[in-house]
């Protein structure tokens, strides 16, 4: 000084659930609260995944409207995973 790997210290993030706003949803932001809690539970949507107001197309119907069903972006998700990057401490 690097990589590992999680000891001591100092510290840190906040699930669940409740109010409150935004959003069609999916979740998201504040506050409160802390879990099987977490060495990246810091960050970025690459894989995967979650929704589906929109658009498409089936279905139904005399023929629309409705509804249903499927696919797409799109919208989210980093605290299930996968990729990526960045970092405290200094024991082994």
């Nucleotide at each position: 000084u690097u990589g590992u790997u999680g000891a001591c210290a100092a510290g840190g993030c906040a699930a669940a659930c409740c109010u409150a706003u935004g959003g069609a949803a999916a979740c998201a932001u504040a506050g409160g609260g802390a879990c099987u809690g977490c060495a990246a539970a810091g960050c970025c949507a690459u894989g995967g995944u979650c929704u589906a107001a929109g658009g498409c197309a089936u279905u139904u119907u005399g023929a629309a409207c409705a509804g249903a069903u499927g696919c797409c972006a799109g919208u989210g998700u980093a605290g299930a995973c996968u990729g990526g990057u960045u970092a405290c401490c200094g024991g082994g």

A computed fold for a 92-nucleotide RNA from Xylanibacillus composti, annotated as c-di-GMP-I riboswitch aptamer. RNAcentral holds the sequence, with entries from Rfam.